[in-house]
RNA sequence: GCCGCCUUAGCUCAGUGGUAGAGCACUCCCAUGGUAAGGGAGGGGUCUCGGGUCCGAUCCCCGAAGGCGGCU
Numbered sequence: 001g002c003c004g005c006c007u008u009a010g011c012u013c014a015g016u017g018g019u020a021g022a023g024c025a026c027u028c029c030c031a032u033g034g035u036a037a038g039g040g041a042g043g044g045g046u047c048u049c050g051g052g053u054c055c056g057a058u059c060c061c062c063g064a065a066g067g068c069g070g071c072u
Stems, first nucleotide, its partner, number of pairs: 001071007010024004018055001026042005048064005
């Protein structure tokens, strides 16, 4: 220098056009003599950024940034 993949909650990841979810973690409650495990409820996201397409974009297109890998 060229090519490919990834970027979504604190962490690990789903979701592939119609107002964003799970597990773990966190908070509260139940339960226990107490703790852990267990049960219930809840909070938390400008979906990396900027444009474009569309009635509508996390999703499609273009560019940028960061990360990983390959080729040279």
Molecule: transfer RNA
Organism: Patescibacteria group bacterium